[in-house]
Context: one part of a larger RNA
Molecule: small-subunit ribosomal RNA, central domain
Organism: metagenome
RNA sequence: UUGGGCGUAAAGGGCGCGUAGGUGGGAUGGUCAGUCAGAGGUGAAAACCAUGGGCUUAACUUAUGGCCUGCCUUUGAAACUGCCAUUCUUGAGUACGGUGGAGGGAAGCGGAAUUCCUGGUGUAGCGGUGAAAUGCGUAGAUAUCAGGAAGAACACCGGUAGCGAAGGCGGCUUCCUGGACCGUAACUGACGCUGAGGCGCGAAAGCGUGGGGAGCAAACAGGAUUAGAUACCCUGGUAGUCCACGCUGUAAACGAUGGGCACUAGGUGUUGGUUCGCCGAAAAGUGGAUCAGUGCCGCAGCUAACGCAUUAAGUGCCCCGCCUGGGGAGUACGAUCGCAAGGUUGAAACUC
Repeated sequence: UUGGGCGUAAAGGGCGCGUAGGUGGGAUGGUCAGUCAGAGGUGAAAACCAUGGGCUUAACUUAUGGCCUGCCUUUGAAACUGCCAUUCUUGAGUACGGUGGAGGGAAGCGGAAUUCCUGGUGUAGCGGUGAAAUGCGUAGAUAUCAGGAAGAACACCGGUAGCGAAGGCGGCUUCCUGGACCGUAACUGACGCUGAGGCGCGAAAGCGUGGGGAGCAAACAGGAUUAGAUACCCUGGUAGUCCACGCUGUAAACGAUGGGCACUAGGUGUUGGUUCGCCGAAAAGUGGAUCAGUGCCGCAGCUAACGCAUUAAGUGCCCCGCCUGGGGAGUACGAUCGCAAGGUUGAAACUC
C1' cells in the first nucleotide's frame, strides 16, 4: 500500500466559517466524454499454459496454438454517470405571523455577606485543632450596636430545566445584537452536503502595559504532626484571582462517540410551540394528536464484553480527520508561530 478499523483496546481534528476538490433531488429533449458491443491494427523474442516432435526417459530442446488482461483507429448502442438546454418543487433559502431562552456586547442600579475605618456599650479573653501551638488582645481584642469605605461574587428561585458551534452562560433594569423553534405555503428554483489549505472563536493557568485589590490563595514564613515531613492540619501571606487593551492557543477542550441525509417496534417523564376535545365567564387546570429539543427504560439489530438502541455504537450513501505493537517520545533535528513560557509539525538508533 491493499485491507481492517477509530465510546472504553492504537485511532474523531477543541469548535465554527469557508476556498480548491469530492459528492449531489424529480421530469423532458439533445450529445456521446465515461460505459457497453462489433471490426481492424498493434501488443518483439524468450518465459508461461495446452497439444505434438527430437535426444532410450527426464531435465533439456523444438513446432503449432493460446496467453500478452494493454493501447490506438473505426462502426454502433444510449439505460446509467458526465456535459448542454428547457422545466418542476419535495431538499435549501426568502417573506409574513407568532414563541421561549443564564446566547453575546455596553451602561446603570440593588441587597445579603466579608474585611477595614470611626464612634458607643463592655471585660478578659479570642481564635484554632484530633489535641495543641504559632497568631490576635488590658495601647481594650472577641462579642454587640450605629455610621462610613472598598472589592468580589450573586443565596433562595434552580430543575438529568433553558441557551450557545464549541469554550461557555445565572441578582435587577435599559440600550445594541446573533441564532433557534412553531405556523402559513406567498416568493426563488437544487441555489445543497462536506471541506485539504486558509481565516476566525477558543476554560484555567501564564506573559506585556496600565489600573484595582475585600475575600481566597501557588511561592514564602512560622506553629504542629512525624524517624524525617521541603506535605496533609493550623496562623499569616505575595504573585494571581478582578478591570481595560494586547499576546498565548493548550485541557479528561469528554457523550473519551466528526458533519450531513434517509430508513428501522414501542413505553414513560420533561421544555418550547401548533392543533383538537373536556372543564370554566376568563385565567388556570386536564386529556389526545403533531413538530422541535432534552432525559430514562426497552425490541430487532449491533458489540469482545460492558453496553448502544429514532438523540444508535442499528441499516445505507456522501465528504473530512485519524490509527497500524510497547518503550525510546510527543523526545531530537529541521521548519514555523510566540515577548517568554512554550505551541504546531514530528523521526531514528537502540531495546522488549